[in-house]
């Protein structure tokens, strides 16, 4: 140079005119002016997860329900990250995994095929018994050969099928089968190695698949959610009606403690105004430890807080990308992505013009 595969970082800038909104001073004639400072994201999206905080009495003890699923770490915590292990995709660089358990146990494998926890369809076998023929002796027999799948043997080849008595290969057999070996898979068992998940070597077995199918094991887990919850101000119908007092309510149920005038239905009234509300498991920087995720030390810095809902509108010059033209220096046209904060914050997922910076890999050429 080409193709790739990993992490990041920008995604707009400047300048003028005018508006919009929170803080903070200041000044009012209370209407409001002045001045400084700040004003959407990497995803603010998706509500899938986890949490802060806030209300639901509360606590134990069990059950029902959910979640997660290979090891070891990280973190408030998780189904998330990170470093490993096993399987797979790719030449790799790397990427992807609903990754415990079928030897607890109950399901299920349709068609098709003999047969799907085990019934031979098409076939193979003359080794043994049986029948038929031939031949030699010396008549019974006996001895040789020959035919015949009736008893008998097989499951090794062929068909079916996603999968069929572990897979191939060679010996062996009448024909054939782990019947023997050699390789290679799967389970158990024992040494080494490792925190471990596994891995190596033996060795000894061998008719399966399926748990995102019930089921077993193993951790974990109250609900509900800022339209949560507090305060203030206003109104109206503390109207009607029903159950209960060793009863009822309070948690999906159950037992126990515990607390109390409760507990259901009908219907009416405020849908005004504070406040929760932005200092965070926050960011940046160097340092150290760790293979990394991330943890410690030190410094430094505040970076939206609206409320039918503010971050804006206009002009003008650039950046960036694609088209043409051309006098290699410009011109002229078009376009400039996903995409708007509503209580916070750590993750997933998803959408995303285009520019950029680094490490890797693979093949090509030159020195």
């Nucleotide at each position: 140079c080409a193709a790739g595969a990993a992490a990041c970082c920008c995604g707009g800038g400047c300048g003028g005119c005018c508006g919009c909104u929170c803080c903070c001073c200041g000044a009012u004639c209370c209407g409001u002016c002045g001045g400084g400072g700040g004003g959407a994201g990497g995803a603010a999206a998706g509500u899938c997860c986890g949490a802060g905080c806030u209300c639901c009495u509360c606590c134990g003890g069990g059950c029902a329900g959910g979640g997660u699923g290979c090891u070891g770490g990280g973190u408030a915590a998780c189904g998330c990250c990170c470093a490993g292990g096993c399987g797979g995709g790719g030449c790799a660089a790397c990427c992807c995994g609903a990754c415990a358990g079928a030897a607890a146990g109950u399901g299920c494998c349709a068609c098709a095929g003999a047969a799907a926890c085990a019934c031979a369809c098409c076939g193979c076998c003359a080794g043994c018994g049986g029948c038929c023929c031939c031949g030699a002796c010396g008549a019974a027999g006996u001895c040789g050969g020959g035919g015949u799948g009736c008893g008998g043997g097989c499951a090794a080849g062929g068909g079916u099928g996603a999968a069929a008595u572990c897979g191939u290969g060679a010996g062996g057999u009448a024909a054939g089968a782990g019947c023997u070996c050699a390789c290679g898979g799967c389970u158990c068992c024992u040494c080494u190695g490792g925190c471990g998940a596994c891995a190596g070597a033996g060795g000894a077995g061998c008719g399966g698949g399926u748990a995102a199918a019930c089921c077993u094991c193993a951790c974990c887990c109250g609900g509900a959610g800022c339209a949560a919850g507090g305060c203030c101000a206003a109104a109206u119908a503390g109207a009607g009606g029903g159950a209960c007092g060793c009863a009822a309510g309070g948690c999906g149920c159950c037992c126990g403690g515990c607390c109390u005038g409760u507990c259901c239905c009908u219907g009416g009234g405020u849908c005004g105004g504070c406040u929760g509300c932005u200092u965070g498991a926050g960011c940046c920087c160097g340092g150290u430890g760790g293979c990394a995720a991330c943890g410690c030390c030190g410094g430094g810095c505040c970076c939206a807080g609206a409320a039918g809902g503010a971050u804006g509108g206009c002009c003008g010059c650039c950046g960036c990308c694609c088209c043409g033209a051309c006098u290699c220096g410009u011109c002229g046209g078009g376009g400039u992505a996903c995409a708007g904060a509503a209580c916070u914050c750590g993750g997933c997922u998803u959408a995303u013009a285009g520019g950029g910076u680094u490490u890797c890999u693979u093949g090509g050429c030159c020195c």
Molecule: Bacterial RNase P class A
Organism: Chloroflexota bacterium